[in-house]
This record gives sequence, structure tokens and C1' cells, in this order.
RNA sequence: GUAGAUAAAGCCAAAUUUGUCGCGAGGCAGAGACGGAAAGCCACGGGUCUCAUUGAGACGGCUGGGCUACCUCAU
Repeated sequence: GUAGAUAAAGCCAAAUUUGUCGCGAGGCAGAGACGGAAAGCCACGGGUCUCAUUGAGACGGCUGGGCUACCUCAU
């Protein structure tokens, strides 16, 4: 550097739900666990979605890309 196991340590947390913020898509926090080897970060390309619609926004757990990172049977 590549790869990701019927492994280990640790990590994240879908649906649903409670509170709260937002017109909304949705955000944050608690409960919860379907999953995840970048499900860590960045709206840069594509995509989807919202609205007080021509301009502002949302989604990184849709996908490509960029940056960073734990462990390891292996190669």
C1' cells in the first nucleotide's frame, strides 16, 4: 500500500417514539437498534426533496469525488 474474518477492543445509530426548533424538506437531544469498515468530516459533480419560489434551503444512512482515521485473520 491492498484487503476486510462466523475475530477482538472501541465507535456510529435506520424505522418508531418523546421533547424541542423550523412554514416546510428536516435539525438537535433522550429512548430505541435495522444496519454500517468510514453510517467520521466537506453540499464540489450527479440525484432526491422543501418553500414566504427564480432565489433561498434540506438530505453525507442515495451515488461519485476530496480530506482524515481505529483494529486485524490475511496479502

This is a predicted structure of a 75-nucleotide RNA (c-di-GMP-I-GGC riboswitch aptamer) from a Campylobacterota bacterium. Its Rfam family is "c-di-GMP-I-GGC riboswitch aptamer". Rfam 15.1 lists 1,298 matches to the family in 717 species. Gene Ontology term of the family: cyclic-di-GMP binding. The model forms 95% of the base pairs in the Rfam consensus. It was read from a public genome assembly, where an Rfam model found it. The source organism's lineage runs through Bacteria, Pseudomonadati and Campylobacterota.